This is a predicted structure of a 350-nucleotide part of an RNA (small-subunit ribosomal RNA, central domain) from Nitrococcus mobilis. Its Rfam family is "Bacterial small subunit ribosomal RNA".
Context: one part of a larger RNA
């Protein structure tokens, strides 16, 4: 520099934002940077190539020609790119009204359940398992009743239901707060798309400093199984699990499918809005619209499957891969308080 690819063989960054770049609707004018024709000058000569000549022929030698894909200017073309400049509403966006929703924070409340003390009732057992044992229990246990502590989750709603970029988010009330959908109009005029660096965000785990500790439980003890059992099973149980600051930055962070767009049979069910038209008046049919889910035509696929929510057909940026091990190491660099995490070879082997 180029070629074929990345759902499951290698391969879409965890997700957004958003700098440089790359790309960018429609209709005019203007310019001639790229494009494009044509001139002139230059691209040394030999050489390769064509066509002649010369040595008996070839090699060699020589005449012209062609080429020298290129560069400078000049004159010229305006489709398309760029630039400039006047417009236009399909793209993007703003207002006005609605509606759905576990979206985000932040303070309150609530009831069920467990575990604990307290207290009454009552006694000899409970508890556990494949069977037991360790364990708790006559200093009164489990059971049951009344009361109180106190942490943590929110049964039924509940749904291939809903929200969010992703991670994720579920009792209920308030208070602040992003976002997205639908109708109808206005307005703003190309403000858009992507995104190398850069910045946020980011489960669980795990760190640091103060809280908190009811379950539940790495680890660790003990009782069991077994040849052994550093496991599965059973009693117990500390760290964590839960707030509040702050790190960490990873995961099968997945749909194992990057973002945007535009295009191409359909049938089914569902959530959200609009809207028409029917009634037995709280339903039901159609439509338009946004999302979410089965199926499935063309097509595409090594094949499983995918099929308007594409892995079909194109566009446009942006990230990756390049045979298996060694290895996501090892040396450096950055970052971390670490734990390590990011970036990432060789040799050497098949």
């Nucleotide at each position: 520099c180029u070629g074929g690819g990345c759902g499951u063989a290698a391969a879409g960054c965890g997700c957004a934002u958003g700098u440089a770049g790359g790309c960018g609707g429609u209709c005019g004018g203007a310019u001639a940077a790229g494009u494009c024709g044509g001139g002139u000058g230059u691209g040394a000569a030999a050489g390769c190539c064509c066509c002649g000549g010369g040595c008996u022929u070839a090699a060699c030698c020589u005449g012209g020609g062609a080429a020298u894909u290129g560069c400078a200017u000049c004159c010229g073309a305006u489709a398309c790119u760029g630039u400039c400049u006047g417009g236009c509403u399909a793209g993007a966006g703003u207002c006005u009204g609605g509606u759905a929703g576990a979206g985000g924070g932040a303070g309150g409340c609530g009831g069920a359940a467990u575990u604990c003390c307290c207290g009454g009732u009552g006694u000899a057992g409970c508890g556990g398992u494949g069977a037991a044992a360790u364990g708790c229990g006559u200093a009164g246990a489990u059971a049951u009743c009344g009361g109180g502590a106190g942490g943590a989750a929110c049964a039924c709603c509940a749904g291939u239901g809903g929200c969010g970029a992703a991670g994720g988010c579920g009792g209920u009330c308030u208070c602040c707060u992003g976002g997205a959908u639908c109708a109808a109009g206005a307005c703003u005029g190309a403000c858009g798309c992507u995104g190398a660096g850069g910045u946020g965000c980011g489960a669980a785990a795990g760190c640091g400093u103060g809280g908190g500790g009811a379950g539940c439980a790495a680890a660790c003890a003990g009782g069991a199984u077994u040849a052994g059992a550093u496991a599965c099973c059973c009693u117990g149980g500390u760290a964590g699990u839960c707030c509040a600051c702050g790190c960490c930055g990873u995961a099968a962070a997945c749909a194992a499918u990057g973002a945007g767009g535009a295009c191409u049979a359909g049938c089914c069910g569902u959530u959200g809005g609009a809207u028409u038209c029917a009634u037995u008046a709280a339903u039901g049919a159609g439509u338009c619209u946004a999302g979410u889910g089965g199926c499935g035509c063309a097509g595409c696929u090594a094949a499983c499957g995918c099929g308007u929510u594409a892995a079909g057909u194109c566009c446009u940026c942006c990230g990756c891969c390049u045979g298996g091990g060694g290895a996501g190491u090892a040396c450096g660099g950055c970052c971390g308080c670490a734990a390590g995490g990011u970036u990432a070879a060789a040799a050497c082997u098949c």